[in-house]
Molecule: Glycine riboswitch aptamer
Organism: Cellvibrio polysaccharolyticus
């Protein structure tokens, strides 16, 4: 110095799916637990694309090009649905916005 990256934390706004069955608690209920079947992606988490790089094959005729196969990496709001969620409020909530905090990084 306040333009760069992440983090921490305040504020604001933030979706999507079943008032589900059964059971036991007890306050008897739109409540709390377990469990069962249906859902839901946007806590968090996994999976994979270009790529690199070995080998093989075929063109080429020159150190290349195409295709297999395995190996190394790998983003995502894509995927999957383990976790987590499915009335209203409450809470959670990726992500944006605005304020600041230290911290790298430039100078």
């Nucleotide at each position: 110095a306040u333009u760069u990256c992440g983090c921490c934390g305040u504020c604001u706004g933030g979706a999507g799916a079943g008032a589900g069955g059964u059971u036991g608690a007890c306050u008897u209920g739109a409540u709390c637990a377990a469990u069962c079947c249906a859902c839901c992606g946007a806590a968090g988490g996994g999976g994979c694309a270009a790529g690199u790089u070995a080998u093989c094959a075929a063109c080429a005729g020159g150190u290349g090009u195409u295709g297999g196969u395995g190996a190394c990496g790998u983003a995502a709001a894509c995927u999957c649905u383990c976790a987590g969620g499915u009335a209203c409020c409450c809470g959670g909530g990726a992500c944006a916005g605005a304020g600041g905090g230290a911290g790298a990084g430039g100078c």